[in-house]
RNA sequence: GAUUUAUAAAGAAGAGGGGAGAGAUAAGGCUCUGCGAACCUCUAGCAACCAGUACCGUGUGGUACCAGGUGCUAAAUCCUAACCCUUUGGCAAUUUGUCUAGGGAAAUAUAAAUU
Numbered sequence: 001g002a003u004u005u006a007u008a009a010a011g012a013a014g015a016g017g018g019g020a021g022a023g024a025u026a027a028g029g030c031u032c033u034g035c036g037a038a039c040c041u042c043u044a045g046c047a048a049c050c051a052g053u054a055c056c057g058u059g060u061g062g063u064a065c066c067a068g069g070u071g072c073u074a075a076a077u078c079c080u081a082a083c084c085c086u087u088u089g090g091c092a093a094u095u096u097g098u099c100u101a102g103g104g105a106a107a108u109a110u111a112a113a114u115u
Stems, first nucleotide, its partner, number of pairs: 001115008013043005021032003025082001027080003044073003049069002052065005077107001083104004089099004
């Protein structure tokens, strides 16, 4: 890097360095930011994917504890959109299209396993 599975409307801060951007994207918004962005370090915290401990179970597993390995600590994955499906109704039209509403997928992020 790739594949598979699970989760994603909850939760959680300061200091030092740094010096202008950031919020994944080709887009449109909106927000944060010299009262200091990204990024790095330290400390703290949140959470419970893996590990560990105990108990239960025929197996896959389940419950509780712990907080070692990761991760995370503005706004729903910030909102919409990308592709598909459905529906109430509107508009246009007469092979249907478009708006609204809802759902799914995709994408992204994190963890674990395999490669």
Molecule: SAM riboswitch aptamer (S box leader)
Organism: Cytophagales bacterium